[in-house]
Molecule: small-subunit ribosomal RNA
Organism: uncultured bacterium
RNA sequence: AGAGUUUGAUCCUGGCUCAGGACGAACGCUGGCGGCGUGCCUAACACAUGCAAGUCGAACGGAGCUACUUUUGACGAUUUCUUCGGAAUGAAUUAGUUGUAGCUUAGUGGCGGACGGGUGAGUAACGCGUGAGUAACCUGCCUUUAAGAGGGGGAUAACGUUCUGAAAAGAACGCUAAUACCGCAUAACGUGCAGAAGUCGCAUGGCUUUUGUAUCAAAGAUUUAUCGCUUAAAGAUGGACUCGCGUCCGAUUAGUUAGUUGGUGAGGUAACGGCUCACCAAGACCGCGAUCGGUAGCCGGACUGAGAGGUUGAACGGCCACAUUGGGACUGAGACACGGCCCAGACUCCUACGGGAGGCAGCAGUGGGGGAUAUUGCGCAAUGGGGGAAACCCUGACGCAGCAACGCCGCGUGAAGGAAGAAGGUUUUCGGAUUGUAAACUUCUUUUAUUAAGGACGAACAAUGACGGUACUUAAUGAAUAAGCUCCGGCUAACUACGUGCCAGCAGCCGCGGUAAUACGUAGGGAGCGAGCGUUGUCCGGAUUUACUGGGUGUAAAGGGUGCGUAGGCGGCAUAGCAAGUCAGAUGUGAAAUGUAUGGGCUUAACCCAUGAACUGCAUUUGAAACUGCUAAGCUUGAGUGAAGUAGAGGUAGGCGGAAUUCCCUGUGUAGCGGUGAAAUGCGUAGAGAUAGGGAGGAACACCAGUGGCGAAGGCGGCCUACUGGGCUUUAACUGACGCUGAGGCACGAAAGCGUGGGUAGCAAACAGGAUUAGAUACCCUGGUAGUCCACGCUGUAAACGAUGAUUACUAGGUGUGGGGGGUCUGACCCCCUCCGUGCCGCAGUUAACACAAUAAGUAAUCCACCUGGGGAGUACGGCCGCAAGGUUGAAACUCAAAGGAAUUGACGGGGGCCCGCACAAGCAGUGGAGUAUGUGGUUUAAUUCGAAGCAACGCGAAGAACCUUACCAGGUCUUGACAUCCAGUAAAAACCUGAGAGAUCAGGUGUGAGCUUGCUCAUACUGAGACAGGUGGUGCAUGGUUGUCGUCAGCUCGUGUCGUGAGAUGUUGGGUUAAGUCCCGCAACGAGCGCAACCCUUGUGAUCAGUUACUAACGGGUAAUGCCGAGGACUCUGAUAAGACUGCCGGGGACAACUCGGAGGAAGGUGGGGGCGACGUCAAAUCAUCAUGCCCCUUAUGACCUGGGCUACACACGUGCUACAAUGGCCACUACAGAGAGCAGCGAGCUCGUAAGGGGGAGCUAAUCUCAAAAAUAACGUCUCAGUUCGGAUUGUAGUCUGCAACUCGACUACAUGAAGCUGGAAUCGCUAGUAAUCGCGAAUCAGAAUGUCGCGGUGAAUACGUUCCCGGGUCUUGUACACACCGCCCGUCACACCAUGGGAGUCAGUAACGCCCGAAGUCAGUGACUCAACCGCAAGGAGAGAGCUGCCGAAGGUGGGACCGAUAACUGGGGUGAAGUCGUAACAAGGUAACC
Repeated sequence: AGAGUUUGAUCCUGGCUCAGGACGAACGCUGGCGGCGUGCCUAACACAUGCAAGUCGAACGGAGCUACUUUUGACGAUUUCUUCGGAAUGAAUUAGUUGUAGCUUAGUGGCGGACGGGUGAGUAACGCGUGAGUAACCUGCCUUUAAGAGGGGGAUAACGUUCUGAAAAGAACGCUAAUACCGCAUAACGUGCAGAAGUCGCAUGGCUUUUGUAUCAAAGAUUUAUCGCUUAAAGAUGGACUCGCGUCCGAUUAGUUAGUUGGUGAGGUAACGGCUCACCAAGACCGCGAUCGGUAGCCGGACUGAGAGGUUGAACGGCCACAUUGGGACUGAGACACGGCCCAGACUCCUACGGGAGGCAGCAGUGGGGGAUAUUGCGCAAUGGGGGAAACCCUGACGCAGCAACGCCGCGUGAAGGAAGAAGGUUUUCGGAUUGUAAACUUCUUUUAUUAAGGACGAACAAUGACGGUACUUAAUGAAUAAGCUCCGGCUAACUACGUGCCAGCAGCCGCGGUAAUACGUAGGGAGCGAGCGUUGUCCGGAUUUACUGGGUGUAAAGGGUGCGUAGGCGGCAUAGCAAGUCAGAUGUGAAAUGUAUGGGCUUAACCCAUGAACUGCAUUUGAAACUGCUAAGCUUGAGUGAAGUAGAGGUAGGCGGAAUUCCCUGUGUAGCGGUGAAAUGCGUAGAGAUAGGGAGGAACACCAGUGGCGAAGGCGGCCUACUGGGCUUUAACUGACGCUGAGGCACGAAAGCGUGGGUAGCAAACAGGAUUAGAUACCCUGGUAGUCCACGCUGUAAACGAUGAUUACUAGGUGUGGGGGGUCUGACCCCCUCCGUGCCGCAGUUAACACAAUAAGUAAUCCACCUGGGGAGUACGGCCGCAAGGUUGAAACUCAAAGGAAUUGACGGGGGCCCGCACAAGCAGUGGAGUAUGUGGUUUAAUUCGAAGCAACGCGAAGAACCUUACCAGGUCUUGACAUCCAGUAAAAACCUGAGAGAUCAGGUGUGAGCUUGCUCAUACUGAGACAGGUGGUGCAUGGUUGUCGUCAGCUCGUGUCGUGAGAUGUUGGGUUAAGUCCCGCAACGAGCGCAACCCUUGUGAUCAGUUACUAACGGGUAAUGCCGAGGACUCUGAUAAGACUGCCGGGGACAACUCGGAGGAAGGUGGGGGCGACGUCAAAUCAUCAUGCCCCUUAUGACCUGGGCUACACACGUGCUACAAUGGCCACUACAGAGAGCAGCGAGCUCGUAAGGGGGAGCUAAUCUCAAAAAUAACGUCUCAGUUCGGAUUGUAGUCUGCAACUCGACUACAUGAAGCUGGAAUCGCUAGUAAUCGCGAAUCAGAAUGUCGCGGUGAAUACGUUCCCGGGUCUUGUACACACCGCCCGUCACACCAUGGGAGUCAGUAACGCCCGAAGUCAGUGACUCAACCGCAAGGAGAGAGCUGCCGAAGGUGGGACCGAUAACUGGGGUGAAGUCGUAACAAGGUAACC
């Protein structure tokens, strides 16, 4: 950085798609390790269980425990004494008690539960971001400063007793402490009020000093050092409020708002404020988007991008909001409070039914939802937080570990050598190639793994380590433990085989698959990435495809139908000032993290740390003054006014005019008129049409008339008058930027249409009739109503077009035309200059091209409108307008990969021009009718083998089916085979004979090779095994070769050059000419090739040479006769050689050319006649059955052999022939003249037999010698006399001949007999232009036999061609095209069927946000407060004060009501889209057959 995809190809427009990056991802296959991160995006769904906020005994009184202690008992070890009775001692144990100390702590009290942690529901907002402000504010703990702490009082939990309750919990009475609570004292630099002075501020106002007055504080603990307490001031921190700017989509949401906007006063708050209330005023917001609806937490940042931008807001950080839903306050420095309270709702749980309890969007975890997201772990060791004087306690914050390839980063799965290029796999042209140094094998290493040993940093701070026996280090073992995924048609790196056969399937786009698939599936190989790889989803990119950077609007999507004009945007020359924009400097801020640069730390990296720059922004301030802006005073060139002229279908109203159509009246006049492609309907003998005169009425204005004029556009056309708008020219008196554009708005606006009232001659939707037609609701004809006309209203659209918005300036020319002015000139002319309009051509430039080109689509500027793939659709819904018709605004679902513009080459046209052809015409003879031959279709059959199918299949392959051929059918047989090569063995084989059999075949017999190196080889046969043979089996759409056809038409191309962005063009077109792209001339072309022509064969003329088997003129001989013989080389002829014809000569035409017309000469004259020769290509034309051949198929058969049958069938249809229908003829006898061929398994003479076919016999001939062989039509004589015949010969009978193993199916011929249809052929259609058609016979190939076919040959021998209008085919130029498979093309609409989305729809159901009314919890506030109350006052009564209670305002949820909006669904219904080859027509594309379109 681009690429694919519209076309036959091209350029452009334009959409769709791909390659890149990213992710809190998910899914599929796979999975070794480590580090660092990340992990419910869905149900702000419901939650079991545990934990997540406590702490302080150095605030307090208790209670408990322990130790010691005091003391009193109980028990009584031990010891001593003893009178043995007892006494003393009194340890341990135990029950109290006093005190002290320590520990624990329910309660009172203090601080903290407003932090930390979670979530993103709500919120479009001062919520957030950024920058300011508070002279309108608060701030616990902390810091600093100043001052202080005196003296009292009354209670209350705990506790005890009693009571209620299932529980939760509570009540009464009694006792008690405080750093709990309450007075008093003291006090100002505090606060309130009332002054005074100074000073500052943008304003309200602030600050300082000062006077007077009123008022308000405190708490101790502990044992000695501190920590607390109170007041004031200041700081810091944290918060509150206000403001500027920024912050998504919808106008199919345009008006909203009543505490609403402001004021005064009051209340309330920490504080300003309609924050609340009373009164007053009527304001406030809004097109610079109010209100409403939808969506959404915002930001630092993240992803992407070259950037500008676009998208996004997980994790980390800042702010906000929320804590089951809604409401409310209390406490407090701070909350209207996630783990506090009250109330209401829903839900869950407990209950003794009376009543209670609860809130994981804290950490784990559960269910559910979902494509999807982890452990009911360890620890307070670190960091941080709360409490405490501290020790310490608490901390699911946090630090760690666990799970997950979810992401990023790093490492590994071994390294070196190793060719017999192993085996195996794959493939093959069978040679090989490839997998592949890959493996094996040899040598080495040990990251990782496993085992063992050692073993941290993290601790700052004495102790203290969850992580963790972890990281790391060392040793040992051993290549050992470790590779997959996707792709391989193009885009896009990478190819083969097999399978499949529009099936199965693939596919991101284009598209693959219908028997040779690099696109499906598998395999081998290859490419890419790699512990991952693919897919899906989303975002950015590519996409300059919303274009600020950086697009467009004549024809591709796109200029409003036109003007006036509001807001807005933009704006002439010159001067001065200001400084809003602009530019520069400075300052503040732009948190940290991220990103970036440079360093550093983990072995590296990811990751982490430090420092710098950056954060493009905002604000303040200082300066500059060119430009924009503003202010002031000017200017005249833009604009306007005046004056003088001027052209005009400009507009409106009124009047007038003639021609024509129609109608009416009258006259003349008679049978038609009218209309069409042709007709008919229609009119007319009741007098039409025609003609003449008169009259009526309506509409439109011939000629002039012109790419002429006027108008903003629509539009405007007889003449006159009135009123009126605008333009142009000249002048330069006046104003002095007054200008341009113009969203909304207003006005005008063809035709058709609508309303009311008139009018109506002609024309004419609808309608009727007649035609046409398969139909004809059309085109054509005859009629005909709305309408067309007028007046007044409405409608508001057109291909309202120059498909081109308005304005201004600039940028070569040429030539017309309309209006005006000036110059030259005596001058109406001519000519020159100039302004305004209107055309054409054309340069530069532009454009995709076409084209535009001073009337721009050029170069610039300003403003407006509009476009963003095709269809759905200018449709639906909603709004607005309209009487309606309808207009305007204007989507989506769904669907396609195109739709489109311009140009190119072809092809085509019921387009045009030119030209040609037996193409038509002019002629001749036919076919189509009959019979028959032959081929085909169809049918039949065991089989009727196969192929050929418009021309260009059908007497075609087949130049010849009785067997064979033969490929088909039935039956009988063979299996290395009927045929080829190779191997081994045996033997000769062949031939002949006999038997069986339908034959193939089988059995038997006779019978025997060659060469020699003498045990081998060569042929031959048999047997055996396998390689293989064989196939007229398939595919002519896999092919070669061959052939047909357009077409013997004149075309088809190339090189170089030139033109074009390109496909392509030019050449090859044009003017002539030709049979011809034949030739000449011209020309950005110059040349060349394949075709044409010529060269070849044949025929037509004479010459030369040569004469046998051909010929015979002269000479000679001979015969019944004949070149029969000698002879000749003259003639004919044969066959070789050259010649001849070239528009060469003359004349006319033509450009003096090419050429053409005529003529001469000549056997022949303008390619002399005929043939061969067939360009580039077209038809997937024909042929796999001539042959060859790839692939597929069969292999005791789809091969091979044999017998018989079939290809010869027969209701029928078609093609091609033959014979006829007769007198231009038939028949009888008779007569003349060819050419070209063939012949030895042959032609076969004379002779002879037979009626004949033919038989017998055999001369001659391997051919200019002999034979086939007779030519026939013809000539001339006779007969028949128009009949189904003396025409015609089919069919049939009998008897034969020939060929052949064999004529039954199924041959040809002969004789006799029989004697069918047919009397010239409908529609239609073929051939032929001169030795041709027509007619007549002859020959040959094939062949045993078997032509009416085919190929040749000669004989006789015409008619006609004016001409190119028409039919068919072709060539060339041009034109149109929506065709390119190319008109046998393309393509439209209804209907029928299936599916899809959608509109309407009687309704039904759900939701959302407001509104009216009702009810009204908790609670604040207000009022009341007979009831209750310790502290203060008072001796007391009582008071102050407080509270319960009650009332009121407000007030959530709830109820109710009518509307609004949105969604789901619905009988039925409307159109739309998509579908296989459906039905009906043929509307469009060509003049598309009626030009198309609106």